[in-house]
Context: one part of a larger RNA
RNA sequence: GAUUGAACGCUGGCGGUAUGCUUAACACAUGCAAGUCGAACGGUAACAGAACUAGCUUGCUAGUUGCUGACGAGUGGCGGACGGGUGAGUAAUGUAUAGGGAUCUGCCUAAUAGUGGGGGACAACGUGUGGAAACGCACGCUAAUACCGCAUACGCUCUACGGAGGAAAGUGGGGGCUCUUCGGACCUCAUGCUAUUAGAUGAACCUAUAUCAGAUUAGCUAGUUGGUGGGGUAAAGGCCUACCAAGGCGACGAUCUGUAGCUGGUUUGAGAGAAUGAUCAGCCACACUGGGACUGAGACACGGCCCAGACUCCUACGGGAGGCAGCAGUGGGGAAUAUUGCACAAUGGAGGAAACUCUGAUGCAGCAAUGCCGCGUGUGUGAAGAAGGCCUUAGGGUUGUAAAGCACUUUCAGACGUGAGGAAAAGUAGUCUAUUAAUACUAGACUGCCCUGACGUUAACGUCAGAAGAAGGACCGGCUAACUCCGUGCCAGCAGCCGCGGUAAUACGGAGGGUGCAAGCGUUAAUC
Numbered sequence: 001g002a003u004u005g006a007a008c009g010c011u012g013g014c015g016g017u018a019u020g021c022u023u024a025a026c027a028c029a030u031g032c033a034a035g036u037c038g039a040a041c042g043g044u045a046a047c048a049g050a051a052c053u054a055g056c057u058u059g060c061u062a063g064u065u066g067c068u069g070a071c072g073a074g075u076g077g078c079g080g081a082c083g084g085g086u087g088a089g090u091a092a093u094g095u096a097u098a099g100g101g102a103u104c105u106g107c108c109u110a111a112u113a114g115u116g117g118g119g120g121a122c123a124a125c126g127u128g129u130g131g132a133a134a135c136g137c138a139c140g141c142u143a144a145u146a147c148c149g150c151a152u153a154c155g156c157u158c159u160a161c162g163g164a165g166g167a168a169a170g171u172g173g174g175g176g177c178u179c180u181u182c183g184g185a186c187c188u189c190a191u192g193c194u195a196u197u198a199g200a201u202g203a204a205c206c207u208a209u210a211u212c213a214g215a216u217u218a219g220c221u222a223g224u225u226g227g228u229g230g231g232g233u234a235a236a237g238g239c240c241u242a243c244c245a246a247g248g249c250g251a252c253g254a255u256c257u258g259u260a261g262c263u264g265g266u267u268u269g270a271g272a273g274a275a276u277g278a279u280c281a282g283c284c285a286c287a288c289u290g291g292g293a294c295u296g297a298g299a300c301a302c303g304g305c306c307c308a309g310a311c312u313c314c315u316a317c318g319g320g321a322g323g324c325a326g327c328a329g330u331g332g333g334g335a336a337u338a339u340u341g342c343a344c345a346a347u348g349g350a351g352g353a354a355a356c357u358c359u360g361a362u363g364c365a366g367c368a369a370u371g372c373c374g375c376g377u378g379u380g381u382g383a384a385g386a387a388g389g390c391c392u393u394a395g396g397g398u399u400g401u402a403a404a405g406c407a408c409u410u411u412c413a414g415a416c417g418u419g420a421g422g423a424a425a426a427g428u429a430g431u432c433u434a435u436u437a438a439u440a441c442u443a444g445a446c447u448g449c450c451c452u453g454a455c456g457u458u459a460a461c462g463u464c465a466g467a468a469g470a471a472g473g474a475c476c477g478g479c480u481a482a483c484u485c486c487g488u489g490c491c492a493g494c495a496g497c498c499g500c501g502g503u504a505a506u507a508c509g510g511a512g513g514g515u516g517c518a519a520g521c522g523u524u525a526a527u528c
Stems, first nucleotide, its partner, number of pairs: 001528004006524005013375006019368002021333001026331003030328003035078003040075002043071002047069003050065007085286003094211007103203002108199008116150001118148002125140006156165003170191006178185002212258003219249003224246008261283004265276004288309005311322004339365001341364003347361001348359004378408004388399004412469001414464005422455001427449008472517001474515003477498003483512005493500002
């Protein structure tokens, strides 16, 4: 000199933009953060409508019917493995770069083949019953895209090459002929389902090289190193096991100990390098502590399950409940770090055919000079060089065109008004195309209409008023730009280094003046 997720002191007008628990991975009150689908299913607790019944006050009350819109609880599907947080652990089961072959992959894309015919249950519900609660138990009824056989098998798996094994589910819209038990069959469209192949995406595994310090850590290792057989896995492999051999690593630093998430990057530097890893992005690890598996395409799963432990809470003492390193917020620790805000309008995600629902992701707003950037706090004129202050050789000098006065301007802030863009979709009507037996239905394209904004009193623009509301902090001995007086008298004090102060202190304290920065200025800490 540059820099910071900074803090402290004094001061503080506005806007844009970014950032904001670096400490206790300490403990957490409260609210929210993952749901959705009735176009899978049986149904109907609540709401609305319709129809029917009864009472009457003739338009109200009560009841019934799942009939319709819808829908609590339940079965079922998909999603809760993403998104969000944190850095405790980890010195290599990690990361970075470059490769490899022995693998899996829901949703998505493309292709091929199929989607036939049956069965038995369990919730919900009803009845009874246990418990303080959490939560159950017994019996009975019932549906499905839930569950299980049978049939079939182009491709698929196994094979001793003879053969053997293995699937599926429907639902919704529309409809001319024909049939009909009046439910529908049937046709068609859409969407599902099953098997297989290929792709895409994601994931798993292996190898090489690189990856902090300590030798006051020199030897370490028995599943250890390799082989064979077997097991296991999606998959190679001592991954596991039985037997056999005696190997493997190490001064090119093994083992042990300490410290640490890694990287793109960031800071600094001319570079080489050094330091660092906040925000943003990629990877990894973790979710009160330790262990375990289940489900699933994917987890050994932050807001799932089981066991043990510590802690907190409820209890009828028998037993139960919980996990903010999600967003806010509280206590604590600390020099120190924000609101228990608004909205799903946009972007993205989950579910759904869609409308839509959910989304503390996200978009915004609030707080903080924490950083960076921009703007303002007036402009011109004005010598009687006013008054006052300070100095003085007492003449004057300086503050100083500074003020006052005169003439202007109105950025920003204030008041009032106008007012973009972030909005495209979806919906609805028409035309055309595809499909079809069809002018249904559905999808696509075009056109018209309608409508959706948290921010928001938006940005921007216009009008109004008046210099009106807006400057401080540090320094002035040398380094280092900037000097005099008074007070003090090795005292009080200053100080980054040299050093000042013991009666004329440009170095302490005050004043006047000056210098350099400026909504900041200094100090402290840290890095180069």

Predicted 3D model of a 528-nucleotide part of an RNA (small-subunit ribosomal RNA, 5' domain) from an uncultured prokaryote.